[in-house]
Context: one part of a larger RNA
RNA sequence: UGACGGGGGUCCGCACAAGCGGUGGAGCAUGUGGUUUAAUUCGAUGAUACGCGAGGAACCUUACCUGGGCUAGAAUGCUUCGGGGAGAAUGCUGAAAGGUGUUCGUCCUUUGGGACUCGGAGCAAGGUGCUGCAUGGCUGUCGUCAGCUCGUGUCGUGAGAUGUUGGGUUAAGUCCCGCAACGAGCGCAACCCCUACCAUUAGUUGCCAGCGCGUCAAGGCGGGGACUCUAGUGGUACUGCCGCCGUAAGGUGGAGGAAGGUGGGGACGACGUCAAGUCAUCAUGGCCUUUAUGUCCAGGGCUACACACGUGCUACAAUGGUGGAGACAGAGGGCAGCGACGCUGCGAGGCGGAGCGAAUCUCUUAAACUUCAUCUCAGUUCGGAUUGGAGUCUGCAACCCGACUCCAUGAAGGUGGAAUCGCUAGUAAUCGCGCAUCAGCCAUGGCGCGGUGAAUACGUUCCCGGACCUUGUACA
Repeated sequence: UGACGGGGGUCCGCACAAGCGGUGGAGCAUGUGGUUUAAUUCGAUGAUACGCGAGGAACCUUACCUGGGCUAGAAUGCUUCGGGGAGAAUGCUGAAAGGUGUUCGUCCUUUGGGACUCGGAGCAAGGUGCUGCAUGGCUGUCGUCAGCUCGUGUCGUGAGAUGUUGGGUUAAGUCCCGCAACGAGCGCAACCCCUACCAUUAGUUGCCAGCGCGUCAAGGCGGGGACUCUAGUGGUACUGCCGCCGUAAGGUGGAGGAAGGUGGGGACGACGUCAAGUCAUCAUGGCCUUUAUGUCCAGGGCUACACACGUGCUACAAUGGUGGAGACAGAGGGCAGCGACGCUGCGAGGCGGAGCGAAUCUCUUAAACUUCAUCUCAGUUCGGAUUGGAGUCUGCAACCCGACUCCAUGAAGGUGGAAUCGCUAGUAAUCGCGCAUCAGCCAUGGCGCGGUGAAUACGUUCCCGGACCUUGUACA
């Protein structure tokens, strides 16, 4: 000087408390451990692994296993030798890869050769083999915590200190005052994006107030730019104004205002810590391998299952289930696509097919909600696992191992022990919708979008984590 303390002081954070809803019990989904296996490929392992890499494992992917093949090789550059062109169609064998035949065909040219290609030789290639404790790059975490440093000066023999401490204040090393310090840098904040209000410009594919036409109805038509909206440019908020407190910084109340004191979100992550993670994204040193640890193919496996854990979904019902009727979004996607509409099937779907590369057409009926009826507290008209049968779709192919539909079946489960998690407002809870990946899908996951919409916070004694000052130390 740090680090640490069941030392002290000050202060923060859904840290506790106050509340609301969960997990832990059930069934299923998914990941992991373990076990099993020919293989169940590999990595991630307290917080900071475990719906994680994987934003799509039937084949492929695929790295694993078994079996069948190849050895200049599946792909690439170059040199050299020799030969033929390349290429197309097709037979046999085989699970395919491959092996072995047949037929057709035989480029350009300046006539030196060139392009492409086959076979041999070689420099070389290949490796998801090892080392993340040799590395780059990228990332997690403490933590969006308020810190981390430097120059000069001064102090100290020196390590170092000072500045950065103190008194206030702030979300903040934010600002003010003081001070042997004076300044500065990286962080904080601001500059960027979305959102909330207004103005203006523009008016189609969007809109319809007024005028006209028109309809059972409908911006459907003429027309219009007012309004909504769209998307460009600006404005607006700064403790600016007023009262009180204060030396100041600032605090507190109020006015006006769409918005008030960082308005609400996002992006943005200092010096560093964990020899944290990744050699399997990629790159890369070293080591290892070279008829194999490379490579091609078929089938299998990654989907196993006495069990244990994590994360979720669905429930256990009446604030509910079921049936009928009625209403209201936002944000996205679409040409090997979205597919209206018609016909057809109980249905998943099928047949035809308008329009749309989309503010035009379409996915697209949002659901919770409202209303009427029914069920009447039961393992039930709750719950839907499991199983049987019949089908649909995608795809070369759904046996291992897809999703969905219909009929039948109708398991556990009556609110979950110890313990434990999330959340402070358009939040929690609850309700549906979309997208990426993608032929299809094991999506209940991830990322977004809107609808409905709470309760509670006395407070900082305690638990956890953190910041500053100070103190002790046999630690570095």